[in-house]
RNA sequence: UGAGUCGACUGGGUGGCCGCACCGCCUAUUCCAGCGGUGAGGAAAGUCGGGGCUCCACAGAGCAGGGUGCUCGCGAAACGUGAGUCGCGGCGACGUGCAGGAAAGUGCCACAGAGAACAGACCGCCGAUGGCCCGGGCAACCGGGCACAGGUAAGGGUGAAACGGUGCGGUAAGAGCGCACCAGCGCCUUGGGCGACCGAGGCGGCUAGGCAAACCCCACCCGGAGCAAGAUCAAACACGGGAGACGGUUGCUCGCCCGCCGAGGAAACGAGGCACUCCCGAGGUAGAUCGCUGAGAUGGAUGGCCGCCCAACCUUCCCUAGGAAGGUGGACAGAACCCCGCUUAUAGGUCGACUCACCAU
Numbered sequence: 001u002g003a004g005u006c007g008a009c010u011g012g013g014u015g016g017c018c019g020c021a022c023c024g025c026c027u028a029u030u031c032c033a034g035c036g037g038u039g040a041g042g043a044a045a046g047u048c049g050g051g052g053c054u055c056c057a058c059a060g061a062g063c064a065g066g067g068u069g070c071u072c073g074c075g076a077a078a079c080g081u082g083a084g085u086c087g088c089g090g091c092g093a094c095g096u097g098c099a100g101g102a103a104a105g106u107g108c109c110a111c112a113g114a115g116a117a118c119a120g121a122c123c124g125c126c127g128a129u130g131g132c133c134c135g136g137g138c139a140a141c142c143g144g145g146c147a148c149a150g151g152u153a154a155g156g157g158u159g160a161a162a163c164g165g166u167g168c169g170g171u172a173a174g175a176g177c178g179c180a181c182c183a184g185c186g187c188c189u190u191g192g193g194c195g196a197c198c199g200a201g202g203c204g205g206c207u208a209g210g211c212a213a214a215c216c217c218c219a220c221c222c223g224g225a226g227c228a229a230g231a232u233c234a235a236a237c238a239c240g241g242g243a244g245a246c247g248g249u250u251g252c253u254c255g256c257c258c259g260c261c262g263a264g265g266a267a268a269c270g271a272g273g274c275a276c277u278c279c280c281g282a283g284g285u286a287g288a289u290c291g292c293u294g295a296g297a298u299g300g301a302u303g304g305c306c307g308c309c310c311a312a313c314c315u316u317c318c319c320u321a322g323g324a325a326g327g328u329g330g331a332c333a334g335a336a337c338c339c340c341g342c343u344u345a346u347a348g349g350u351c352g353a354c355u356c357a358c359c360a361u
Base pairs, nucleotide, nucleotide: 001357002356003355004354005353006352007351008350009349010348012309013308014307015306016305017304018303020039021038022037023036024035025034041332045343046342048341049340050339051338052337053226054225055224056223065222066221067220068219069218070084071083072082073081074080085099086097087096088095089094100217101216105215106214107211108210109209122156123155124152125151126150129149130148131146132145133144134143135142136141164182165181166180167179168178169177183207185204186203187202188201189200190199191198192197230290231289232288233287239281240280241279242278243277244276248257259274260273261272264269310330312328313327314326315325316324317323318322
């Protein structure tokens, strides 16, 4: 100098005018006016995880069902977070992973391919052995040929994956068939680490595919609903109980009226029922208040206009850098019980740490 990785912060400033919500003072306890104070975010968002708080349920055990799943720490807890381990990607800083078990059992592995899991003969190789043919030999048998039976996982080809790799031996051709080394697996010993795990040595059989975000196995854990939770006060109508004249109509007097049904009765009367008026009661609907907050509404406030400045962008002019004028102009978004997290959205700006390449000293 160039190309990158990670993290933190910020995300307009200031003044004027008008306005909104809540609280306090004043006032006449509430309304109005006046004065003073407070008034959105890093995510207030999604409502995904955990908790406080509230109500309901709840003897014990088991089964079913669900959740979590490398290690240690932090944390009230968490599908949280910090530092690590391991796998994968990157030259690297670093990124990323629902990361227990596939030598418990069952199941699945598209397409292609002959064959996809105690594998498989399509091409290829071989044809030792057996078979057939030809030649020789008295015969036993010998030599040559065919590719019929068959052998073969070296090589080719298919595939995400073909049942360890390289070499030597071996063989008819081949093959862990034998051996050496390497990789990997299991067991043992040993060193380091709290631990996950890492390193070293020895032994073993020669080799074990993938998927558990398929069933399953193992370990640990697990009541439900949510502030429209819930609590307090409490109309009207209906319901239950009681009372209905010493009353009403108009200033007074006279007069008049005091409902309906009801077995029976000549009538008076008449158990009881309905309606009306008043009083009381239970339940807790409408409604109100609380829950509710150093913003705290319950139709939901936190806003609008203007001036100046700043970052950024555009145009024009002077024009080496650079300067001047004019214009545009600041993202995502906005509380509704509270807290801890996660996820998602976010124009622009500032700072810090680190990596790689090249050049110079």

Bacterial RNase P class A from an Acidimicrobiaceae bacterium, 361 nucleotides, folded computationally. Its mean pLDDT, the model's own confidence on a scale to 100, is 77. The model forms 93% of the base pairs in the Rfam consensus. Lineage of the source: Bacteria > Bacillati > Acidimicrobiia > Acidimicrobiales > Acidimicrobiaceae.